[in-house]
RNA sequence: CCUAGCGUAGCUCAACUGGUAGAGCGUCUGACUGUAAAUCAGAAGGUUGCUGGUUCGAUUCCAGCUGUUGGGA
Numbered sequence: 001c002c003u004a005g006c007g008u009a010g011c012u013c014a015a016c017u018g019g020u021a022g023a024g025c026g027u028c029u030g031a032c033u034g035u036a037a038a039u040c041a042g043a044a045g046g047u048u049g050c051u052g053g054u055u056c057g058a059u060u061c062c063a064g065c066u067g068u069u070g071g072g073a
Base pairs, nucleotide, nucleotide: 001072002071003070004069005068006067007066010025011024012023013022019056027043028042029041030040031039049065050064051063052062053061
């Protein structure tokens, strides 16, 4: 320099052909218990990497940028 994949909650990952973003773990609260763990119930937590474009509507499609991983020269 060329090329492909990936970037979503604190962490690991979903979201089928564009239709109002969810799970597990963790955190917090409550129940249970002599206390704690385990178990059960509930809650908080996201400008979906950034900037534009298409669309009635974008995590999803398109362009550029950026970070990261692999391949090639």

Record summary:
RNAcentral holds the sequence, with entries from ENA. A computed fold for a 73-nucleotide RNA from a Candidatus Saccharimonadia bacterium, annotated as transfer RNA. Its mean pLDDT, the model's own confidence on a scale to 100, is 81. Rfam family: tRNA. By type it is a transfer RNA.